[in-house]
Context: one part of a larger RNA
RNA sequence: GGAUGAAUGUUGGCGGCAUGCUUAACACAUGCAAGUCAGAUGGGAAGUGGUGUUUCCAAUGGUAGAUGGGUGAGUAAAGCAUAAGAACCUGCCCUUGGGAGGGGAACAACAACUAGAAAUGGUUGCUAAUACCCCAUAGGCUGAGAAGCAAAAGGAGGAAUCCACCCGAGGAGGGGCUCGUGUCUGAUUAGCUAGUUGGUGAGGCAAUAGCUUACCAAGGUGAUGAUCAGCAGCUGGUCUGAGAGGAUGAUCAGCCACACUGGGAUUGAGACAUGGCUUAGACUCUUAUGGGAGGCAGUAGUGGGGAAUUUUCUGCAAUGGGCGAAAGGCUAACGUAGCAAUGCCGCGUGGAGGUAGAAGGCCCAUGGCUCGUGAACUUCUUUUCUCGGAGAAGAAGCAAUGAUAGUAUUUGAGGAAUAAGCAUCGGCUAACUCUAUGCUAGUAGCCGUGGUAAGAUAGAGGAUGUAAGUGUUAUCC
Numbered sequence: 001g002g003a004u005g006a007a008u009g010u011u012g013g014c015g016g017c018a019u020g021c022u023u024a025a026c027a028c029a030u031g032c033a034a035g036u037c038a039g040a041u042g043g044g045a046a047g048u049g050g051u052g053u054u055u056c057c058a059a060u061g062g063u064a065g066a067u068g069g070g071u072g073a074g075u076a077a078a079g080c081a082u083a084a085g086a087a088c089c090u091g092c093c094c095u096u097g098g099g100a101g102g103g104g105a106a107c108a109a110c111a112a113c114u115a116g117a118a119a120u121g122g123u124u125g126c127u128a129a130u131a132c133c134c135c136a137u138a139g140g141c142u143g144a145g146a147a148g149c150a151a152a153a154g155g156a157g158g159a160a161u162c163c164a165c166c167c168g169a170g171g172a173g174g175g176g177c178u179c180g181u182g183u184c185u186g187a188u189u190a191g192c193u194a195g196u197u198g199g200u201g202a203g204g205c206a207a208u209a210g211c212u213u214a215c216c217a218a219g220g221u222g223a224u225g226a227u228c229a230g231c232a233g234c235u236g237g238u239c240u241g242a243g244a245g246g247a248u249g250a251u252c253a254g255c256c257a258c259a260c261u262g263g264g265a266u267u268g269a270g271a272c273a274u275g276g277c278u279u280a281g282a283c284u285c286u287u288a289u290g291g292g293a294g295g296c297a298g299u300a301g302u303g304g305g306g307a308a309u310u311u312u313c314u315g316c317a318a319u320g321g322g323c324g325a326a327a328g329g330c331u332a333a334c335g336u337a338g339c340a341a342u343g344c345c346g347c348g349u350g351g352a353g354g355u356a357g358a359a360g361g362c363c364c365a366u367g368g369c370u371c372g373u374g375a376a377c378u379u380c381u382u383u384u385c386u387c388g389g390a391g392a393a394g395a396a397g398c399a400a401u402g403a404u405a406g407u408a409u410u411u412g413a414g415g416a417a418u419a420a421g422c423a424u425c426g427g428c429u430a431a432c433u434c435u436a437u438g439c440u441a442g443u444a445g446c447c448g449u450g451g452u453a454a455g456a457u458a459g460a461g462g463a464u465g466u467a468a469g470u471g472u473u474a475u476c477c
Base pairs, nucleotide, nucleotide: 001477002476003475004474006473007472008471009470010469013347014346015345016344017343018342019340020339021305026303027302028301030300031299032298035063036062037061040060041059043057044056045055046054070258071257072256079183080182081181082180084178085177088175089174090173093171094170095169096168097167098166099165101135102134103133104132110125111124112123113122114121115120140149141148142147154163155162156161184230185229186228191221192220193219196218197217198216199215200214201213202212203211233255234254235253236252237248238247239246240245260281261280262279263278264277283294284293285292286291311337314335315334319333320331321330323328350380351379352378353377360371361370363368385414386413387412388411389410390409421466422465423464424463425462426447427446428445432461433460434459435458436457442449443448
């Protein structure tokens, strides 16, 4: 000098765009954050009640809930970055070949009875389906072959047709796996390793593999730093620097890991699943003491910790998401708004004229100098401010009707009106005098200063720097 997710003293007018718990992965009151489909299904309720039609709902069923959002505890390699690879899977999407025949039995809801304080159940009976099962069929799978095994569902419409369903093939995108190289510090850590290294058989997986297991062999790795210990998410990037480098990993983007702590699996195309299940533990709440309920590292918010970090706001209009044929409903993702000078950028606090160089302050050699065209005064303007008028784009979708809020922009009235501080002035380092103090009080980044003429302390006048900021502290180059 530059920089910061900063903090703090003092001061503070406006706007735009960003950013905002770096500490306790500490504990959390309350609300909301994942639903949707009646064009899959049987019912119930409301409304209508001549027909037709409408709305809502618990349940079965489908799909989504593995995305989005958060955090960085763990992790020094099962991660990440980059370059390759072969033994794999893939819902929705795209292209394409073929198919959807015939039967059946249930279970919720519901009803009756009934257990329990509750959470939640139990028994009996009834019922539908795109839920479930059997048979048939198969360019699929297994197998050298003979042979064996495995599918399907309908819905809407007057119809055309549309949307779903099953078995294949190819693709796209996504995911799993292997490997080369690189990836912090310590030798006051030198040896480490028995499923350990390899083989055979078997098992297992979507797939390769000691992934698992029985037997066999005795290997494997290490001063090119193994093992152990400490610290740490990695990267694109960011800051700095002429560069080489050094430091760093907030926001945004990619990958990984985690979801009160430690295990486990279920469902599924995909999880060992943050607002799913189960189990053990700690903690909290509740109870009729038998038993139950919970998980903010989602968004607001609370306590606590801390030098320190915001509203229990608004809207699904835009972008995007899952559901639906669609209308649409849901969406604390996201878009706006609020708070904070936290940062960057822009604008303003007036312009022109104005010497009797006024009064007053300060200095003085008492002549004067300076603050100073600064003010007053004259005149002009209105960014900003206060009060009105008009008013977009963003908006296209949609069967159709149909918005709201405010902004940009534009136009009118008023009146210089509403708006300047902070630090420094011995040298480094731009800017000097007086008074007070007298090695005292103090100052200080370093050198230093102060002991009676202090340009270094304190105050005053003046000056310099910067400016809605400016100093200090902390950290990095």
RNAcentral holds the full RNA, with entries from SILVA. This is a predicted structure of a 477-nucleotide part of an RNA (small-subunit ribosomal RNA, 5' domain) from Trichopus zeylanicus subsp. travancoricus. The coordinates come from a structure-prediction model, not an experiment, and the mean pLDDT is 83.